[in-house]
RNA sequence: CUAACGAGGGGCUAAUACCGCAUGAUACACCUACUCUGCAUGGAGUUGGUGUUAAAGGCGGCCUCUGCUUGCAAGCUGCUGCCUAGAGAGGGGUCCGCGCUCCAUUAGCUAGUUGGUGAGGUAACGGCUCACCAAGGCAACGAUGGAUAGCCGGCCUGAGAGGGUGAACGGCCACACUGGAACUGAGACACGGUCCAGACUCCUACGGGAGGCAGCAGUGAGGAAUAUUGCGCAAUGGGCGAAAGCCUGACGCAGCGACGCCGCGUGGAGGAUGAAGGCCUUCGGGUCGUAAACUCCUGUCGAGAGGGACGAAAGCCGGGGAGGUAAACAGCCUUUCCGGUUGACGGUACCUCCAGAGGAAGCCCCGGCUAACUCCGUGCCAGCAGCCGCGGUAAUACGGAGGGGGCAAGCGUUGUUCGGAAUUACUGGGCGUAAAGGGCGCGUAGGCGGCCUGGGAAGUCUUGGGUGAAAGCCCUCGGCUCAACUGAGGAAUUGCGUCCGAUACUGCGUGGCUCGAGGCCCGGAGAGGGUAGCGGAAUUCCCAGUGUAGCGGUGAAAUGCGUAGAUAUUGGGAGGAACACCAGUGGCGAAGGCGGCGCUCUGGAACGUCCCUGACGCUGAGGGUCGAAAGCGUGGGGAGCAAACAGGAUUAGAUACCCUGGUAGUCCACGCCCUAAACGAUGGGCACUAAGUGUCGGCGGGUAACCGUCGGUGCCGCAGCUAACGCAGUAAGUGCCCCGCCUGGGAAGUACGGCCGCAAGGUUGAAACUCAAAGGAAUUGACGGGGGCCCGCACAAGCGGUGGAGCAUGUGGUUUAAUUCGACGCAACGCGAAGAACCUUACCCAGGCUGGACAAGCAGGGAGUACAAACCGGAAACGGGGAGGAGCCCGCAAGGGCAACCUGCUCAGGUGCUGCAUGGCUGUCGUCAGCUCGUGCCGUGAGGUGUUGGGUUAAGUCCCGCAACGAGCGCAACCCUUGCCUUCAGUUGCCAUCGGGUCAUGCCGGGCACUCUGGAGGGACUGCCCAGGAGAACGGGGAGGAAGGUGGGGAUGACGUCAAGUCAGCAUGGCCUUGAUGCCUGGGGCUACACACGUGCUACAAUGGCCGGUACAAAGGGCUGCAAACCCGCGAGGGAGAGCCAAUCCCAAAAAACCGGCCUCAGUUCAGAUUGGGGUCUGCAAUUCGACCCCAUGAAGGCGGAAUCGCUAGUAAUCGCGGAUCAGCAUGCCGCGGUGAAUACGUUCCCGGGCCUUGUACACACCGCCCGUCAAGCCAUGGAAGUUGGGAGUACCCAAAGUCAUCGCUCUAACCCUUCGGGGAUGGCGAUGCCCAAGGUAUGGCUGAUGAUUGGGGUGAAGUCGUAACAAGGUAGCCGUAGGGGAACCUGCGGCUG
Repeated sequence: CUAACGAGGGGCUAAUACCGCAUGAUACACCUACUCUGCAUGGAGUUGGUGUUAAAGGCGGCCUCUGCUUGCAAGCUGCUGCCUAGAGAGGGGUCCGCGCUCCAUUAGCUAGUUGGUGAGGUAACGGCUCACCAAGGCAACGAUGGAUAGCCGGCCUGAGAGGGUGAACGGCCACACUGGAACUGAGACACGGUCCAGACUCCUACGGGAGGCAGCAGUGAGGAAUAUUGCGCAAUGGGCGAAAGCCUGACGCAGCGACGCCGCGUGGAGGAUGAAGGCCUUCGGGUCGUAAACUCCUGUCGAGAGGGACGAAAGCCGGGGAGGUAAACAGCCUUUCCGGUUGACGGUACCUCCAGAGGAAGCCCCGGCUAACUCCGUGCCAGCAGCCGCGGUAAUACGGAGGGGGCAAGCGUUGUUCGGAAUUACUGGGCGUAAAGGGCGCGUAGGCGGCCUGGGAAGUCUUGGGUGAAAGCCCUCGGCUCAACUGAGGAAUUGCGUCCGAUACUGCGUGGCUCGAGGCCCGGAGAGGGUAGCGGAAUUCCCAGUGUAGCGGUGAAAUGCGUAGAUAUUGGGAGGAACACCAGUGGCGAAGGCGGCGCUCUGGAACGUCCCUGACGCUGAGGGUCGAAAGCGUGGGGAGCAAACAGGAUUAGAUACCCUGGUAGUCCACGCCCUAAACGAUGGGCACUAAGUGUCGGCGGGUAACCGUCGGUGCCGCAGCUAACGCAGUAAGUGCCCCGCCUGGGAAGUACGGCCGCAAGGUUGAAACUCAAAGGAAUUGACGGGGGCCCGCACAAGCGGUGGAGCAUGUGGUUUAAUUCGACGCAACGCGAAGAACCUUACCCAGGCUGGACAAGCAGGGAGUACAAACCGGAAACGGGGAGGAGCCCGCAAGGGCAACCUGCUCAGGUGCUGCAUGGCUGUCGUCAGCUCGUGCCGUGAGGUGUUGGGUUAAGUCCCGCAACGAGCGCAACCCUUGCCUUCAGUUGCCAUCGGGUCAUGCCGGGCACUCUGGAGGGACUGCCCAGGAGAACGGGGAGGAAGGUGGGGAUGACGUCAAGUCAGCAUGGCCUUGAUGCCUGGGGCUACACACGUGCUACAAUGGCCGGUACAAAGGGCUGCAAACCCGCGAGGGAGAGCCAAUCCCAAAAAACCGGCCUCAGUUCAGAUUGGGGUCUGCAAUUCGACCCCAUGAAGGCGGAAUCGCUAGUAAUCGCGGAUCAGCAUGCCGCGGUGAAUACGUUCCCGGGCCUUGUACACACCGCCCGUCAAGCCAUGGAAGUUGGGAGUACCCAAAGUCAUCGCUCUAACCCUUCGGGGAUGGCGAUGCCCAAGGUAUGGCUGAUGAUUGGGGUGAAGUCGUAACAAGGUAGCCGUAGGGGAACCUGCGGCUG
C1' cells in the first nucleotide's frame, strides 16, 4: 500500500531471525464445516440398598372333602363382579424428516427471543413455566409482514405431462351464539355439561330468572337458487341391561324437485287420385308426402279388475339329543334338532285378465366457422350477434311463414373449469429486423467443468420383502327382465422407506498427468490510458502602414459593417480552441471512446521459443468499477462555434427552415449526473463444420516475385439455418455450459411505493379502462416537389383564333301556372334536338273519357247491328240526334257459325321511380402498346420468369442474348378510298381522225384513240448500290420510279378503368299508380331575362369595301319531287310549264381568283345590330313564336386583361358548293372541291402517356395516409385540505370467572395420632398475590371508502387551428439531453442508418 495477506515497495538491523531435513514456499497460536476417534440419550437382564405396597362382593347349584349335621354353611362347584402384574388388539398424546397458494411495490425478523444450570409442571420430552448465566436464533434454498384458503383419498379435464377443484362417500383437523376459563373423567377445556364477560331473545309479582337447531324436520331473512314440522326401529349398526327389552331424526323407507344418470313409451305394416290444405313457382309444376285419409295388426306405459312377494334370520320361548366342567345324575357352559314368534316400505315390486291406437312431443338452429333455404314484411329503422359481421327497397344473417337440420322428455341460455393454446413451451417456445441481449468489463454466492489410477457407494441401476386404508378409475365374473346401480376377484396405486447387489456415468475423497488456464524469456506493432511541456497553419481581436467606397450576405434581398476610412493588403502583437496533408475498405481499447510533436509513468493483446506451475477453469443473481453528448455545483478560461434571445427576410401566418448578430454552453480543475439508434439493433466461453479473395501485426521459407503459418480485420460464397430478408470459420450452422430478457396493441416506461440524485431526473415498475388488432419480411400495384430511357401540336418555333363588341345557340341562375326531362372537369354546355308556331310534347291551365287511344283470351248478347249524313249544344274533345245503312264462311233456302260491336271477367296503359338491380349501345384513358395463357423453371407463398437485358422501331416492330419454349387478344397486314400504269367495256360520257350541219354548241353520221366512267389486274418488297451497324435487326445516302421506306386518308379501339352515360330510343327485374301518375281536346309553356359561362357567326377594314366585266370545280339531291326557257315584279317571288324516275333533264349562279373603275384612313362607300314602314312564301293558323325581300334607321365595335384553343402539308388559313332533318325555318351538323402558307433549334420546363429502377406508414391507392393542441359529451383512473370505516400492533389503566401460590376462620361425621383435652389430614367459606378475557386511555403504521378541486388517459358520427410524419413528405428521419414555442414541433450538442 490494501477489505486483507504469505505478493510488491520503502526503511531499520549483525541478520530480518536461525536445530536439522523435506518442500515451489509454509503450518507458533486460533477455528472446526468436513473427516477421524471416543461417549451420552434407549432397551433388556442380573445383583444389592432404601422406601412403598392391592382387592368387594353377589347369585345359582351341590354334599366329595371340612364343620355342624341328613339340611345348612365360613365347605365344594359354576357364573358374574372386584384388586394387582404382564401381554395383545384397537384408539389417542407427543416429537422428527419430507411435502403443501400468491405478493419482494413485504428485506430484514426475534427478548422467553436462542442456548445453558437449577427448579416447577405434565401421562410424557421440551422455555412448557420460573430464577440465574451466556448472546444467541431465523433469513435471498425467501425469514418477517400482507392476501387467500380447511388438508387428503379423490373429482373434472387432458394423448400424456399438466391444469382446475376439494359437493356427495371415506380419512384427518377445526369449530358449536361471541370471547375467556377451568371442573369431572380412561378420554373434553366438552354441540344438545359448568362458571364468568359480551351481544341478542324471552318470562317476571321488577326482587330476579331462562335460552343457544353449524342434530332431523320446520320458520324468517338473504339470494338466481336448494326439499317433508312424513313412517319405522322390520333390517344394518350403536348405548345400557344377565336377559326380556328400552333408547337411537344413526339408519331403513316414503314425500317433493327432469337436478343428474339409466331404461321405456307416445305405435307397427300396407297405402298414389301423389287428396284437401299450406308454401313456393319459370304457371309447366314442385314440396310438405306414405305423411294423412283408408285397410290390417300389436298391446309396453297409463286406466280398470284379480292375485301378490324376496328382504326374516338371528335372538328369544317351549320340547328333545350330545359334549364339557365337577365328587355329582344338581347347576352352569358349549353345541345340535323340532315347533312357535317379528315387515316401516306395502297391497309396493312382480304376475294374470279385460278394453282399445285409444291418454302421451317438445326445444334449439338453418351467412361462414357448422348439418340445414325459400317467400313475405321491414328499409342503418325495428332488431340480430360466440368471432368475423348482418340491416341504408330485391336481407338464405332482423320479424313471420313454409320447408329443412340437430337433439329428444327434454332443449336452449347464462356462469364456471380443462381442452384446443407448442398462447408460460418439464414433456414442448423464443430474443439481427416480429415482444425480447443487461451500455461495458471485474467479481461474490450459485451453476457447470480436462486426462489417468485405484477407493468408498450419495446420485444412478437391478432383485427381494414391507407399505402405498376402504371406496373410486380399469379388467373379468356375478345380482336386480336390461341398464344405471351393485357384489366378488384381479390389476393399478407411476410413491416412500428398506435389504442384497452393480460401479459405466455424475458427485465425494486419494495419488498422478499436461493438451485447458497461468507464468518466465526474446524481438516487434499500435490515435490504448495518465501527467507536465513544445510546435506551426488558420479564425478573431488590438496597434501601425498602404489604399478608397464599398463590404458582407442571399433564390433574391434586407438587417449588419463602412468616409470617425471598412472590405482588401503589409508588418507587429495578444489569446483561446482544434490539430490540414499523412488517413486507409488501416490500427488500439471491455465498452464509452482514442488522431500535431517529443520526454516520462502505465495497462493490454499478438507472434516466436525451450522452460516452469499442475485444472489453478468458464459463467456470473446480488455487489462494486467504468460509462458519448447534454445537464448540475464551485472556481478558472473564453478565439471560433452556438440553444435561449434580438433584428432582417420568406409566408396567409412563420414562435421555423435562410441571413446578420448573440448568451449559457462548448475548454480546464475538482465533485455530481448514469442516460443514447450506449447498434453488429446479434451476451460471454469452448469445440466442430467447403472453398475463394483483399488487408494489418508477428514468425518461417525464398535472390526476388511470392509461398506457408499464427492472431486480427473486410468482401464473396457451399452445405446448413431462417417467416422472408438474409447469416454463412468474425454464424443467425452443429453442440455443450452459465447469465440477462420476452409472452397481443394502447393506457405506459405512466401512476403509487421503495432506492439513488443538489436539481434535471434515473432505476424498479403496475392497474382500471379500451381495441381486433398492433407488428415483421416479402409480393403486386398506385403514387413521389426520386432517378434513367422514350413518345405525343405536350412545350418550344410558327400561322390563325377564343377571352373585349353585336348577334346566334347551349347551359347555369333567376322568374313562372308551366318555363317537361336528361347530360356536369378533361370525357356536360350549336350535347340527346339530322330542325318546339299547332302537332311534336313528356310540362302548365281548363274541359272531357273511363275495361279505357292500343293487344290477346274466355263467357253472354250479337240485323235495322257496326257505321253514320243533316240538325242542336260546345273552344274542341265530346254529348245529344238519327235520314241512311253494311261485311266474312257454310248453305238452294230457312238457318247456323265467325268477325265488327255491346256487356262482364282475366287485364290494358304509365316519357311514374330505381342506369347504384339489368341487357344492349356509347363515351374515356387511347390507335396508347400494351394485356394475357399453356407447359416448363424459380419461390413455403403472394408471385416471378416468359414480357427483363443490348440494339432497333410508329409499334411487345424486328434482331441478338437469356430457364425458358410456344401461343392468344392487341400492333402490322388483309378491307375501302386516293395517287401511276395495263386490260376489258363504250352510253346518257368523250371527240383525235373521216364525213355532214350551225351565228354558235359532239349538234348529227361515225369512232372509242384520248379524257372519263367502273370492273379486273399490275405496281413498292429496304428488291438494287454505297458506306455504318455485331457478317443481325435496322438506320443514313443514292439509283430507278407516278409513288420509297406503314406513300396520303379512312374503317378497324386488346385486358380493363371510371357503380362514367342512357329505365326518355329500345328491351327488362322490382316498386308505385288504376274515375288516374292512363287517354282525348282547346289554349299556353319549352322562345321568359338583372345576370354568369361554353360553342359559334359577323366584324372592327385598303392583302379591304363597292360597281361592272370575265373564267375554272367536286360531291350530291330530285315524282304529293327537281323544274329549264319565256312573261311579270327593284326583290323575296308569282305566272306558265319544256325536260327529267335522271353520267341524258333540272337544282346550278360556284366563290375567292382575274381584268377595269371608284373609295383614301374616316366610326368611314368599314361594320351591320336595333327599330319603323311595306311586302313575299310555307302552313288550318306566323300575336305569344318562322324564314326571306324592299325602303328607311344605322348601335357596339378601331384587333381585345388575366388566361386560353386549333393546326406539321394539299395541313392551317381562306373561298364558295351540296346533303340529311324538313310544309316552312341552319351562323349548327355531315360532306365536297377551289386558292394555298409559315415553322419545328430542341426535349430544360407545363400536360398526358409507355418501359426499367428506387422509396413508401398509400391499396376507395396522394383528391391517399396521418400528428398534436383547443372546444363540447361520456368513461375509468392518479394527486388532494380532509372526512369516515376495517384489521393487526405497542404502552399504560382497570380487571370477572378460574387454575396456581400464600394466608385467615368461633366452619368440618368417616382416615391417622392421641396423654382422649385435642392435634393432623380432608372438605367448606373467606382474604391477598401472579396470570388473564372483555373494557378504557394514548400512539404510530397498514388497508378500504369518500372528497371541493386538480392532472393526465381512453373513447366517439362530427367541430376549430395548423401540416409534424409516411415518396428526398417538400428543412432526410430517428435516439438521448437541454432551452424555446398555440399545437403538431423548432433549435443546439453528441450519436444511429431503420
Annotation: Predicted 3D model of a 1394-nucleotide RNA (small-subunit ribosomal RNA) from a marine sediment metagenome. The coordinates come from a structure-prediction model, not an experiment, and the mean pLDDT is 84. The RNAcentral record of the sequence draws on SILVA.